About this RNA
Bacterial RNase P class A, 323 nucleotides, folded computationally. Its mean pLDDT, the model's own confidence on a scale to 100, is 75.
C1' cells in the first nucleotide's frame, strides 16, 4: 500500500444582497414600520415496540386468554442496550449469522421420491422348504438404491448371514461426586441410557383493560330550545281529566332570566412550534476532485428499523512490498 471487518464523530464554514413564522419592545395615519432574539434531523421518516399523560366514576384481588422466553448487569418497560454461554452455518481470518425455558412423558406433522418417515425387508446378503422357479417361508439393517432428512462412528470378537448381539475408544443424552465461575456452563472421576427431525402441550418465569393529543380541561356568540318569572289571554287551535258533551286546568302569542350543546377562542404546548402549517434564495470567499447523498419537525419521552454522496478518527485480519 491494497483488500476486508468492527465501532464512532461530521452532515460545510463565513460575508452581502432580498424573502419568510414565531416572540420582546418602540412608532403608528391602525394598513403597517424599524430595532432586536430566535428558528429542523441524524435520521424530524416508517408509526414497528414501549412510556409518560389523559379520558372511559375510583380502587384492589383471583380465574381464563394473549404476548415474551440461554446466562449476568442495565434500564420505568421494551419485537430495548452492553457484556458472556452452548450448538449449528458462511468465511484463510478478523468477523458474521442464526436457534437456545421446559419431562428418557403426552399429541401431531414428515409434500414429492422412496419397501420403509419410525420398531421399515425393494434390491440384496444367509438358512430352509420342494414344486427347482420370474416360487414360497423365516433371518437379517453390514452393502446399494430414494430422499432434505434412514436407525451412532470406528475397530475387533461373534454369527448361517448378520445386527450395540458383545467388547474397547470416541461422539451424543442424564444422574452421583470434585474442582472453576456470580451464573449459563467448563474440565475430571464413575454410572446409567440407545427410534431420527420440527412443531404443540402440562408446568415455571416475567409482563400485558381499552382508547389515543381529532386524547383532555376552560372560556362561549347567533339561531332553536329544557326549565323558571313576569304580562297578554279570544264565541279561536292542540292537550289532560274522560269514549263523547259540559265544565275546568295546561298550552300556542310577548318580554326577561336560564342550563347544556354548537361555531369560534384559550389551554394542553416546550426559547421552533400549528395555523393548510415559517426554517428559503441568490452572488462571493474559504477547505474540496467536485457544495452535492437520504431527507422538512406537527404534542412529549426511551428505543428498533428503513434511506444516506463524500470525508475522517481508532481497533483488528489477508495479502504483498520495502527497512
Nucleotide at each position: 500500500a491494497a483488500g476486508g471487518u468492527g465501532g464512532g464523530a461530521c452532515g460545510a464554514a463565513c460575508u452581502g444582497c432580498c424573502g419568510c413564522g414565531c416572540c420582546g419592545g418602540c412608532c403608528u395615519u391602525c394598513g403597517g414600520g424599524c430595532c432586536g432574539g430566535u428558528g429542523a434531523g441524524g435520521a424530524a421518516a416508517g408509526u414497528c415496540c414501549g412510556g409518560a399523560c389523559a379520558g372511559g366514576a375510583a380502587a384492589g384481588g383471583g380465574c381464563a386468554c394473549c404476548c415474551c422466553g440461554c446466562u449476568g448487569c442495565g434500564g420505568a418497560a421494551a419485537g430495548c442496550g452492553c457484556a458472556g454461554a452452548u450448538g449449528g452455518g458462511a468465511g484463510c481470518a478478523a468477523u458474521c449469522u442464526u436457534a437456545u425455558g421446559g419431562a428418557a412423558g403426552c399429541c401431531g406433522u414428515a409434500a414429492c421420491a422412496g419397501a420403509a418417515a419410525a420398531a421399515a425387508a425393494c434390491c440384496g446378503c444367509c438358512g430352509g422348504a420342494c414344486a427347482u422357479g420370474c416360487u414360497c417361508c423365516g433371518g437379517u439393517a453390514a452393502g446399494g438404491g430414494u430422499g432434505a432428512a434412514a436407525a451412532c462412528g470406528c475397530g475387533a470378537g461373534g454369527u448361517a448371514a448378520g445386527g450395540g448381539c458383545u467388547c474397547a475408544c470416541g461422539a451424543c443424552g442424564g444422574g452421583c461426586g470434585g474442582c472453576g465461575g456470580c451464573g449459563a456452563c467448563g474440565c475430571c472421576u464413575u454410572c446409567c441410557g440407545g427410534g431420527u427431525a420440527c412443531g404443540g402441550c402440562a408446568c415455571c418465569g416475567g409482563g400485558g383493560c381499552c382508547u389515543g393529543c381529532a386524547a383532555g380541561a376552560c372560556c362561549a356568540a347567533a339561531u332553536a330550545u329544557a326549565c323558571u318569572g313576569g304580562c297578554a289571554g279570544a264565541u279561536a287551535g292542540g292537550g289532560g281529566c274522560u269514549g263523547c258533551c259540559c265544565g275546568u286546568c295546561c298550552u300556542u302569542g310577548c318580554c326577561a332570566g336560564g342550563g347544556g350543546g354548537u361555531a369560534g377562542g384559550u389551554u394542553g404546548c416546550g426559547c421552533a412550534g400549528a395555523u393548510a402549517a415559517a426554517u428559503g434564495g441568490c452572488a462571493g470567499u474559504u477547505u474540496u476532485a467536485a457544495a452535492a447523498a437520504c431527507a422538512g419537525a406537527a404534542a412529549c419521552c426511551g428505543g428498533c428499523u428503513u434511506a444516506c454522496g463524500g470525508c475522517c478518527c481508532c481497533g483488528c485480519c489477508u495479502u504483498u512490498u520495502c527497512g